[in-house]
This record gives sequence, structure tokens and C1' cells, in this order.
RNA sequence: GCAGAAAUGGCGCAAUCGGUAGCGCAUGGCCUUCCCAAGGCCAGGGUUGCGGGUUCGAGACCCGUUUUCUGCU
Repeated sequence: GCAGAAAUGGCGCAAUCGGUAGCGCAUGGCCUUCCCAAGGCCAGGGUUGCGGGUUCGAGACCCGUUUUCUGCU
């Protein structure tokens, strides 16, 4: 230099052929218990790496770009 993959709450990961972004852990509150642990219920937390484009509508498509990993030279 070229090619490919990944980037989504604090962490680890989903999301069908484009149709209101979910799950587990963690955090907070409540219930249960004499207390703790365990368990149950509820809640908060995301502009999906960044900037544009297409579209009625983009995490998913197109262009550019950043970082990480892998391969080739």
C1' cells in the first nucleotide's frame, strides 16, 4: 500500500427481507427474611464509532472517515 472482519446502555452480546433497539450481568427501589445470602417485581441508563447520502422510514443499503484485529504484498 491492498483486501476482509468488528465497533450497539457500565460490561458481554442480539436484532429476520429496511418498519417504534432488546436480552443477560451490573446499578437503584420495593417485596420476601429476625439479619445476611438467595429469590421475585419494577425502574433508570443508547442519537447503534464519526460525518454525509438513498428512503415515507436505516443498527441493516451506498459514499467518506477513525480505531482494533486478520490476511496479502